Background: A computed fold for a 62-nucleotide RNA from Podarcis muralis, annotated as transfer RNA. The RNAcentral record of the sequence draws on Rfam.
[in-house]
RNA sequence: ACUAGCUCAGUCGGUAGAGCGUGAGACUUUGAAUCUCAGGGUCGUGGGUUUGAAUCCCACGU
Numbered sequence: 001a002c003u004a005g006c007u008c009a010g011u012c013g014g015u016a017g018a019g020c021g022u023g024a025g026a027c028u029u030u031g032a033a034u035c036u037c038a039g040g041g042u043c044g045u046g047g048g049u050u051u052g053a054a055u056c057c058c059a060c061g062u
Base pairs, nucleotide, nucleotide: 001062002061005020006019007018008017014051022038023037024036025035026034044060045059046058047057048056
């Protein structure tokens, strides 16, 4: 250091996002480009604290 398929955000603990990619639509004679929308996460694993954990604590894994 470990968060979406990939690259990465996530503030003082308040129910997780962006870009790229993917799918659909619009546009176009077709394609590309562009625009719009959508899907996709048990936040490395297992515990603990807490009304509430991606966030704090412990152990383990890579």